[in-house]
RNA sequence: AGGCCAUUAGCUCAACAGCAGAGCGGCGGUCUCCAAAACCGCAGACGGGCGGGCGGCACGCCCAUGGCCUG
Numbered sequence: 001a002g003g004c005c006a007u008u009a010g011c012u013c014a015a016c017a018g019c020a021g022a023g024c025g026g027c028g029g030u031c032u033c034c035a036a037a038a039c040c041g042c043a044g045a046c047g048g049g050c051g052g053g054c055g056g057c058a059c060g061c062c063c064a065u066g067g068c069c070u071g
Base pairs, nucleotide, nucleotide: 001070002069003068004067005066006065007064010024011023012022013021018054026042027041028040029039030038047063048062049061050060051059
């Protein structure tokens, strides 16, 4: 320098163009003498920009970051 892949919650990952979810973690509650476990509930995210579109995490282009490959 070129090519490919990835980027969504604190972490690991889902999501046919149509309500943004799960597990773990966090917080609150129930229970307990206290705690743990268990159960119930709550908060929390689409890397940045532009475009198309009724509607974009998903499509197109550019950028950024990380990984792999080629030279």

Predicted 3D model of a 71-nucleotide RNA (transfer RNA) from an uncultured Coriobacteriaceae bacterium. Its Rfam family is "tRNA".